[in-house]
Context: one part of a larger RNA
Formats: sequence, C1' cells, structure tokens
RNA sequence: UUGGGUUUAAAGGGUGCGUAGGCGGGUCUGUAAGUCAGCGGUGAAAUCCAGCAGCUCAACUGUUGAAUUGCCAUUGAUACUGCGGAUCUUGAGUGGGAUCGAGGUGACAGGAAUGUGUGGUGUAGCGGUGAAAUGCAUAGAUAUCACACAGAACACCGAUUGCGAAGGCAAGUCACUAGGUUUCAACUGACGCUGAGGCACGAAAGCGUGGGGAUCAAACAGGAUUAGAUACCCUGGUAGUCCACGCCGUAAACGAUGAUUACUAGGUGUUCGUGUACUUAAGGUAUAUGAGUGCCCAAGCGAAAGCGAUAAGUAAUCCACCUGGGGAGUACGACCGCAAGGUUGAAACUC
Repeated sequence: UUGGGUUUAAAGGGUGCGUAGGCGGGUCUGUAAGUCAGCGGUGAAAUCCAGCAGCUCAACUGUUGAAUUGCCAUUGAUACUGCGGAUCUUGAGUGGGAUCGAGGUGACAGGAAUGUGUGGUGUAGCGGUGAAAUGCAUAGAUAUCACACAGAACACCGAUUGCGAAGGCAAGUCACUAGGUUUCAACUGACGCUGAGGCACGAAAGCGUGGGGAUCAAACAGGAUUAGAUACCCUGGUAGUCCACGCCGUAAACGAUGAUUACUAGGUGUUCGUGUACUUAAGGUAUAUGAGUGCCCAAGCGAAAGCGAUAAGUAAUCCACCUGGGGAGUACGACCGCAAGGUUGAAACUC
C1' cells in the first nucleotide's frame, strides 16, 4: 500500500458551530474537460515474450514479429460525471396557527432541617460503638419552649418522566432569552450532507483575586482496633464544598455504540401533538397519523453475550481512529498553562 476492522478483543474525537476539501434531488438544453471509439505520429537499441535459424545440444548468438498498456495531434460519440443556461418541488429553509418542557441567564422572595447566640423550664448525665474511649457537661450540658441570626440544599410531587449538542438541568414567582414538535401548504427554489485545520462550550477536583463559611470534610490531631494500623470505626478539624470574575480543559466526558439519508415482519407500554368516529357537557372511548422515550421479538447480523426500525440488519456519503504485550501515554522537541499539568508523541531493550 492493498485488504480488514472500531458495543465488550487494539480502535468513535467529550460536544457543537463551521472554513478548505469530499459528496450531492427531478426535467430540458448547450458544451465536450473527464469518459469511449476510429485514424496518424512518436514510444532508440539491448532486455522480456513468440516463431525460425547458427555453433553436435544447451547456455550464447542472429533474424523476424509481438509487446512497449504511454504521450501528442486529429475526426467523431454524448449514456454517466463536470461546466454554462432555463425550469420544478419532494430535500432544506421561511411564514401563519397551536403546543411542550428540572433548556439558559438575572432578580425577588418561601418553608422544613442543621448550626450558633440570647432568654425560660429542668437536673446529671449526654454523645458514640461490635464493645469502648477520646470529646461535651454542675462555669448547668443533653432534652424541651420562645425569639434572633447565618449559610447551604430544595422532602413529598418524582416516574423505565421531561428538556438540552454534550457537560448537565429539580421548591416558588417575575423579567429577558434559546429550542423542539405538530398543523396549514402561503413563500424561497437544492439554498443540502459531512467536515482536516479553526472557534466556542465543556462534570468533579485544582489554581488566582475578592467575598462567604451553616453542613459535610482531603490534610492534620486525638481515641479505638491490631502483631503493627501512616486504614476501615469514633470524637474533633483546615483547605475545599457556596458566590463573583478569570484560568484549567480533563473523566468509566459511557449507549464503552461518530454524523446524515434511505429501506427492511410484528407485539406491548409511556410522553407531547394532530385528524376522524361515537359520546349530553367537562371529559372519556376507539381508530389513524407525526415526533420522542422503554420493553419483548421475525428476518438478518454477531466469536458469543447479544443487537434487532432508537440496528450491532441492508446500502450510500463524509470525518475520526486501530494494527501483538511491556517499555509508555513515558523520554525528547514543540505548542498551551500562574502552577498543577494538558495536547502532540517515539526509540533502545525485552517477552
């Protein structure tokens, strides 16, 4: 390189937007670049291949042919691709109506719990464990009542639920804002798909500056356990956990399953729409249809487990990635970062 792969064996980028590039709907027409056909020139000789011939054979040599699959010019063909023009509506989008949700940002304000403070009642224990002890408590604790303050998280509803590109999002109200779905079929008329680089977002932990600090709690201290116990258990407890702004850019960032499109038996739930029929209304039932989200399965696929219209089936386009284990996601270099470190990413050697 060809070929083969990427749920679990090595392998899908954390996610989106998008540049170049690659690929791209129906009809008519022009052109003839790609493509195809004819013809001309050229494609040195030797070599290779085939026939014949010469050394007694062969190697070797001579001769003839073929080949030289290419390039250039020219004459044609026009199905497909390209390019130019015209047109269409089903892809894509806009618009009108309806509707959905923990989608996002900011502000306001709520109750339970926890902790603390003050005051009251009240007296000797409380707390904790397998059992204890450290700890707290006659300077009045624990318990209980009232009031006050603080910070953080939002029980029930709650769900195999919903929304979001992913990370993620949950008490309530308001403001601003983004999106999806459905229906009508008015408008645009291929405006599309993917996407190397690039840009943006990106849990937790961590970092910088300034706040905040109730709870929980790395580090740390003490008590236990133990042969030891730098742990598991207990009592405390600082960073942190929270907010604002700025960095970091990684996760089992998982569905371990890239995006888009088309096609391929069914059954059964559920969420949000729409149509029709029945029903007195609210509403309900049946059925059809669309978008999600679950389960069970036909065919098919698969090494199997399993997947199975939400494919890991059948096909197409584009991107990313893999090529034995260790060394190693290391070294070196480069780029990024305040740092921690991240991204890119080998080899010797060894089995």

This is a predicted structure of a 351-nucleotide part of an RNA (small-subunit ribosomal RNA, central domain) from an uncultured bacterium. The coordinates come from a structure-prediction model, not an experiment, and the mean pLDDT is 87.